[in-house]
Context: one part of a larger RNA
C1' cells in the first nucleotide's frame, strides 16, 4: 500500500449547517475522454523466460524466439462511466388544507413549601443521632395564628408518554419564532447523498464585568466516630448554584452503535394524523403514514452476550476513526484561550 476492522476486545468526529472533493434516478439523440477492437511505429543491447549450442560439468559464454504488461499515431465501435442538448416524475423540493409537541426566545401572572421580620397565644424545651455532641433557647425558643420580605425551583397530572441535530427542554397566559407529521396532488424538474478544511451550537464545572442571594453546598468551622479519620453522620458555612453581557469547548457529550438510501417473517403496546365498516355521536373494529417502546432458536449476523423493518441482516455512497500493554493523552513545537483553568493536535528513549 493491499488485505481487515469500529455496540461491549484498539477504533463513530458532542451535535449540525456547508465549501471543495467523491459519489449520484428515467429517456431519447449526439460527441468519443475513459473504455473496446484492428493496424502501424516505437519499446537499444545487455539482463529475464523458453528452446537450442560451446567450454569434461556448472557458473560463464555463444545462437534462436518470446516478453518487455509501456507509451505514440492512425482506422473503426458507441453497452457502460464522461461531456453536450432536450424530454420525464419515481428522488428533493414548493404550494393548499389540517391538526399534535416541556421545540426556542422576550414580557407578565399564580399557588404550595422552606427561611427572615413584625405581631397575637404559649411555656422549657428544641434540634439532631446508631448514640450522643458541637448549636439554638427564660434576652422567651421549638410549636401554633396572623401579617409581610425575599429568592428559588415549579408537587399532583407524568407515562417504556412528548418535542428537538445534540446538548436538552415541564406551573399558569400572551407575543415573536423554528422544525417535524398528515391529507392533497396544483407547481419546480434530479434541484440529490455525504462531508476533507471552515462556520456555527454545545450539560455541568470554571473564568471576566455587574447585579442577585432564600434554600443547598465545595472550601472552611466546630461536634462526633476511629488506633488515627485532613472522610463516611451531625451543626454551621463563603464561593458556588439564581440573573444580565462576554469568556470557556469538556464529559461514561451513551444507544459506550457516524449520516443516507433500498430490501430482508412475523406478534403485541403506546403517540400524532388519515381515511374505512358498524344508521348515528362516542366507544369499537381493522386499514395507510409518521414516531417511539417490548417480544422473537423467523431468516440472517456475531467470539460470545446479544442485535433482529428504530439491525448489530443483506447491499450502494461519503465522512471520521483502529493497529499490542502500560510511559501517556505525557514531553517538544504550534494553535486557541484572559502570555486564566485549561483546550486542540501528539511523540519518544527506556521497559513488558
Nucleotide at each position: 500500500c493491499u488485505g481487515g476492522g469500529u455496540g461491549u476486545a484498539a477504533a463513530g468526529g458532542g451535535a449540525g449547517c456547508g465549501u471543495a472533493g467523491a459519489c449520484g434516478g428515467c429517456c431519447a439523440u449526439g460527441c468519443a475522454a475513459g473504455c473496446c477492437a484492428g493496424g502501424g511505429g516505437u519499446g537499444a543491447a545487455a539482463g529475464c523466460c523458453c528452446g537450442g549450442g560451446g567450454c569434461c560439468c556448472a557458473a560463464c559464454c555463444c545462437c534462436g524466439g518470446g516478453a518487455c504488461u509501456g507509451c505514440c499515431c492512425u482506422u473503426g465501435g458507441a453497452a457502460c462511466u464522461g461531456c453536450a442538448u432536450g424530454g420525464c416524475u419515481g428522488g428533493a423540493g414548493u404550494g393548499c388544507g389540517g391538526g399534535a409537541g416541556g421545540g426556542g426566545c422576550a414580557g407578565g401572572c399564580g399557588g404550595a413549601a422552606u427561611u427572615c421580620c413584625u405581631g397575637g397565644u404559649g411555656u422549657a424545651g428544641c434540634g439532631g443521632u446508631g448514640a450522643a455532641a458541637u448549636g439554638c433557647g427564660u434576652a422567651g425558643a421549638u410549636a401554633u395564628c396572623a401579617g409581610g420580605a425575599g429568592g428559588a425551583a415549579c408537587a399532583c397530572c407524568g407515562g417504556u408518554g412528548g418535542c428537538g441535530a445534540a446538548g436538552g427542554c415541564g406551573g399558569c397566559c400572551u407575543g415573536c419564532u423554528g422544525g417535524a407529521c398528515u391529507g392533497c396532488g396544483a407547481c419546480u424538474g434530479a434541484c440529490g447523498u455525504u462531508g476533507a478544511g471552515g462556520c456555527c451550537c454545545g450539560a455541568a464545572a470554571g473564568c471576566g464585568u455587574g447585579g442577585g442571594g432564600a434554600g443547598c453546598a465545595a472550601a472552611c468551622a466546630g461536634g462526633a466516630u476511629u488506633a488515627g479519620a485532613u472522610a463516611c453522620c451531625c451543626u454551621g458555612g463563603u464561593a458556588g448554584u439564581c440573573c444580565a453581557c462576554g469568556c470557556c469547548g469538556u464529559a461514561a457529550a451513551c444507544g459506550a452503535u457516524g449520516a443516507u438510501u433500498a430490501c430482508u417473517a412475523g406478534g403485541u403496546g403506546u403517540c400524532g394524523g388519515g381515511g374505512a365498516g358498524c344508521a348515528g355521536a362516542g366507544a369499537c373494529u381493522g386499514c395507510c403514514c409518521g414516531g417511539u417502546g417490548c417480544c422473537g432458536c423467523a431468516a440472517g449476523c456475531c467470539a460470545a452476550c446479544g442485535c433482529a423493518u428504530u439491525a448489530a441482516g443483506u447491499a450502494g455512497u461519503c465522512c471520521a476513526c483502529c493497529g499490542g500493554g502500560g510511559g501517556a493523552g505525557u514531553a517538544c513545537g504550534u494553535c486557541c484561550a484572559c502570555u486564566a483553568a485549561g483546550g486542540a493536535u501528539g511523540a519518544a528513549u527506556a521497559u513488558c
About this RNA:
This is a predicted structure of a 352-nucleotide part of an RNA (small-subunit ribosomal RNA, central domain) from an uncultured bacterium. The full RNA is in RNAcentral, with records from ENA and SILVA. Its mean pLDDT, the model's own confidence on a scale to 100, is 88.